[in-house]
Context: one part of a larger RNA
């Protein structure tokens, strides 16, 4: 000087990004224990008091249960019976020490918001979280050789299950709730119409050729080539349904007897113009908005307003007890995290061998 310990006067978070690290607290018993609560909990809430050795109450309470003693079914029997030994707690007095859970072990404590109910789970080796899950909730498939899933098949998971069962998607305990759009997309129904594949059809039209021919061509039957019209589903259009399906959920002018403000009026547009509830928020840019509490002093925090840049109802909206090595702020207590250092062990670090 470094690493690990151990003590520090007064102060007591004045350190810091942040009480990170250290301290405190701590066990038993016994008293007491608030908000709020899902009445289960909050709770070891919080805050006290006791605690060591000795003596005695005193044959304590309780535990074991011997000997004798009735009984019968005559037993390793049953009922009495209490000697003996164990003795946990407590009353009174009493002593010692700075200290009696003397040593080790062995919760700090309370309140306030935010997310997430819970206990689980997760990045093996920088994230343990508010993220996954999760009991509940809702929507769709599926009638059984089920949908779905592996696999070319065969077969096999599903499932030795059967609609109170299985797959699939969202939401995510509970508790009030879940509002308006079906124009686009998706999905299910519909089947008059228009459109449409292969295929059916074979009209026509070509080549080729007996045969006619005025020698230019003309051309049956056949074979070949091509090929009109009309009969072809589903699909698409089309017609309704549907949002706990994908998603969506306006604009601009006026208007009250102070001024502001606008219940109210007018006018575009739109499928429809955001309902309850929340709201400067894990979401708010102007921002450190304003007010109001804490502080002497608060960009954080808590409560409110609402101008919501850009909140909103199962990519759930808003509450909520209880829980969290989660997150933000406030306190008491505590401390070498500070003022600010100091000091003492051990080990390294340096010298020498």
């Nucleotide at each position: 000087c470094a690493c690990u310990g151990g003590u520090u006067a007064a102060g007591g978070a004045a350190c810091u990004a942040g009480g990170c690290a250290a301290a405190u607290u701590a066990a038993u018993a016994c008293c007491g224990u608030a908000a709020c609560u899902u009445u289960g909990g909050g709770a070891u809430a919080a805050g006290g008091u006791a605690u060591g050795c000795c003596a005695u109450c005193a044959u304590c309470a309780g535990g074991u249960g011997a000997a004798g003693g009735g009984c019968c079914u005559c037993g390793c029997g049953c009922c009495u019976g209490g000697a003996g030994c164990c003795g946990a707690a407590g009353g009174u007095g009493g002593u010692c020490a700075c200290a009696g859970c003397a040593a080790a072990g062995c919760g700090g404590u309370g309140g306030u918001a935010g997310c997430g109910a819970c206990u689980g789970u997760u990045u093996a080796c920088c994230a343990a979280a508010a993220a996954c899950a999760c009991a509940g909730g809702u929507c769709u498939c599926u009638g059984c050789g089920a949908a779905g899933c592996c696999g070319u098949a065969a077969g096999g998971c599903g499932a030795c299950g059967u609609a109170u069962a299985g797959g699939g998607a969202c939401u995510g305990a509970c508790g009030c709730c879940u509002g308006c759009c079906c124009g686009g997309u998706g999905c299910c129904g519909g089947a008059a119409g228009g459109u449409u594949a292969a295929g059916a059809g074979g009209a026509g039209u070509c080549g080729u050729c007996a045969g006619c021919u005025u020698c230019g061509g003309c051309a049956a039957a056949g074979c070949g080539g091509u090929g009109a019209a009309u009969c072809g589903a589903a699909g698409c259009c089309c017609c309704g349904g549907u949002a706990a399906a994908c998603g969506g959920c306006g604009g601009c002018c006026g208007u009250a007897a102070c001024u502001a403000u606008a219940a109210c009026g007018g006018u575009c547009c739109u499928a429809a113009g955001g309902u309850a509830g929340c709201g400067a928020a894990a979401u708010u840019c102007c921002u450190u908005g304003u007010c109001g509490g804490g502080u002497a002093a608060g960009u954080u925090c808590c409560g409110a307003c609402c101008u919501g840049c850009a909140c909103g109802a199962a990519a759930g909206g808003c509450g909520u007890a209880a829980c969290g090595a989660c997150u933000u702020c406030c306190a008491c207590g505590c401390u070498g995290u500070c003022u600010c250092g100091a000091c003492c062990a051990g080990u390294g670090a340096c010298c020498c061998u």

Source information
The part of an RNA shown here (large-subunit ribosomal RNA, domain IV) has 353 nucleotides and comes from an Alphaproteobacteria bacterium. The prediction has a mean pLDDT of 88. RNAcentral holds the full RNA, with entries from ENA. Lineage of the source: Bacteria > Pseudomonadati > Pseudomonadota > Alphaproteobacteria.